A computed fold for a 332-nucleotide part of an RNA from a Candidatus Caldarchaeales archaeon, annotated as large-subunit ribosomal RNA, domain IV. Taxonomically the source falls in Candidatus Caldarchaeales (Archaea, Thermoproteati, Nitrososphaerota).
Context: one part of a larger RNA
RNA sequence: CUCCAGGGUGAGGGAACUCGGCAAACUAGCCCCGUACCUUGGGUAGAAGGGGUGCCUGCAGCCUUUGCCUAACCGCUGGGGCCGCAGGUCGCAGUGACUAGGGGGUCCCGACUGUUUAACAAAAACACAGGGAACCGCAAGUCCGAAAGGAUGUGAACGGUCCCUGAAUCCUGGCCAGCACCGGUACCUGAAACCCGCGUUCAAGUGGGCUAAGGGUCGGUUAGCGCCGGGAGUAACUCUGACUCUCUUAAGGUAGCCAAAUGCCUUGUCGUGUAAGUUACGACGUGCUUGAAUGGACCAACGAGGGCCCCGCUGUCCCCACCUGGUACCCG
Numbered sequence: 001c002u003c004c005a006g007g008g009u010g011a012g013g014g015a016a017c018u019c020g021g022c023a024a025a026c027u028a029g030c031c032c033c034g035u036a037c038c039u040u041g042g043g044u045a046g047a048a049g050g051g052g053u054g055c056c057u058g059c060a061g062c063c064u065u066u067g068c069c070u071a072a073c074c075g076c077u078g079g080g081g082c083c084g085c086a087g088g089u090c091g092c093a094g095u096g097a098c099u100a101g102g103g104g105g106u107c108c109c110g111a112c113u114g115u116u117u118a119a120c121a122a123a124a125a126c127a128c129a130g131g132g133a134a135c136c137g138c139a140a141g142u143c144c145g146a147a148a149g150g151a152u153g154u155g156a157a158c159g160g161u162c163c164c165u166g167a168a169u170c171c172u173g174g175c176c177a178g179c180a181c182c183g184g185u186a187c188c189u190g191a192a193a194c195c196c197g198c199g200u201u202c203a204a205g206u207g208g209g210c211u212a213a214g215g216g217u218c219g220g221u222u223a224g225c226g227c228c229g230g231g232a233g234u235a236a237c238u239c240u241g242a243c244u245c246u247c248u249u250a251a252g253g254u255a256g257c258c259a260a261a262u263g264c265c266u267u268g269u270c271g272u273g274u275a276a277g278u279u280a281c282g283a284c285g286u287g288c289u290u291g292a293a294u295g296g297a298c299c300a301a302c303g304a305g306g307g308c309c310c311c312g313c314u315g316u317c318c319c320c321a322c323c324u325g326g327u328a329c330c331c332g
Base pairs, nucleotide, nucleotide: 003326004325005324006323007322009321010320012318013317016316021313029053030052031051032050033049038043040167054089055088056087057086058085059084061082062081063080064079065078067076068075090094102311103310104309105308106307107306108305109303110302114126115125130165131164132163134161135160136159141152142151143150144149169297170296171295173228174227175226178225179224180221181220182219183218184217187216188215189214194209195208196207197206198205229247230246231245232244233243256290257287268284269283270282271281272280
């Protein structure tokens, strides 16, 4: 020299390292000043940013105390404490060690505090207040049990069970043809038993009748499962197509939103940022396959969540040096 673990320091550069600033460094306490966008007016906020901080002396104020004066207070004198101001003084440095936030911008997801894979996952998953539907009047409904019996329930619809959604705000479009569920049904269908006929010495058998649920059939229900088109033509540059025609459906995707954690083609196109940007942000949109409680959009605050950018900072790196312990090879 290798590797592992640990340590402090480092010229110049300052993320060039790397999947990624991982790790490290910077920041840090207290006092004062000051504090933007946005906002649900609470917040954001310790935003950001700036100044101060030791020691000595003097003085002001407040509190307290010794002594003197006084009837008492006031006052005077000496001491102690707190706080402030001024002057001085030392060092590179005064929260001198220890202790002790790096900051900002923007987007995605989830509202939030919470919960979780004990021992590879803490999250965007679960939960949550809030919203909606269904069942249930109590010898109920739902659940456990073969039953007896038990839970909800020391409960009683402002309650319990169960399902979907998941704060607030703005909203939640069309379709009941299919599937599902609910209700109706004069009618049709519908097994055995039963009835009647035939048949059999009895039976078997055979034809018919009656008929439950179910099915048909009629209706309802989408915050039930779900689903939500195609082809032509058309404006006096071109392009586009408000408009028209046509096929067709149960109805043809509304408001919104988007190359989005959803866009195959795709590193779409344009813009911003960089000298350079498959990422990021802002736009565009016949969107392979966006879309409204399988919720849609928006969103302050919050997050050991995820992406991008900036400032500061640094041994991450350029490029390594030094120290401690262990260790492979080698030597003794």